Annotation:
Predicted 3D model of a 71-nucleotide RNA (transfer RNA) from a bacterium.
[in-house]
RNA sequence: GCCCCCAUAGCUCAAUGGUAGAGCAGCUGCCUUUUAAGCAGUUGACCUAGGUUCGAUUCCUAGUGGGGGCA
Numbered sequence: 001g002c003c004c005c006c007a008u009a010g011c012u013c014a015a016u017g018g019u020a021g022a023g024c025a026g027c028u029g030c031c032u033u034u035u036a037a038g039c040a041g042u043u044g045a046c047c048u049a050g051g052u053u054c055g056a057u058u059c060c061u062a063g064u065g066g067g068g069g070c071a
Base pairs, nucleotide, nucleotide: 001070002069003068004067005066006065007064010024011023012022013021018054026042027041028040029039030038047063048062049061050060051059
């Protein structure tokens, strides 16, 4: 320098263009002499900027960051 892949919640991952979900973690309550465990509830996210579309996490372009391959 060229090519490919990835970016979603604190962490690990889903989501076929139509209200973004799960597990763990966190918070609140119940239970318990206390802790843990268990039960019930609950907060929290689409890398950035444009474009297409009635509507974009999803499609397109550019950028940023990470990983891999070739030289």

Its mean pLDDT, the model's own confidence on a scale to 100, is 81. It matches the Rfam family "tRNA". The sequence was found in a public genome assembly.